Predicted 3D model of a 92-nucleotide RNA (c-di-GMP-I riboswitch aptamer) from Aquibacillus rhizosphaerae. The model forms 95% of the base pairs in the Rfam consensus. Its mean pLDDT, the model's own confidence on a scale to 100, is 87. NCBI's taxonomy places the organism under Bacteria, Bacillati, Caryophanales, Bacillaceae, Aquibacillus.
RNA sequence: CGGAUGAAAAGGCAAACUAUUUGAAAGAAUAGGACGCAAAGCCUAGGGUCUAAAGUAGGGAACCUCCCUAUCAUGAUCGCCUGGUUACCAAA
Repeated sequence: CGGAUGAAAAGGCAAACUAUUUGAAAGAAUAGGACGCAAAGCCUAGGGUCUAAAGUAGGGAACCUCCCUAUCAUGAUCGCCUGGUUACCAAA
């Protein structure tokens, strides 16, 4: 000096919930709030999970055209995992 690891110190992020906004929904953003987190920083690259507007198939209703069921991410989740990448401190 670098890597692994994680005692201490300085800090950091912010679950549930509440309010507002947004979205078809899952969810997301902002403010409050702290369950926790050594990457709970960033990236959907692989998988998992969630949602189903539109599409498709079927059924009901039937003037309009609506409702229900099933299927399906192009949607979401990095605080689900794997992976990539960047990073503060320094005891053993």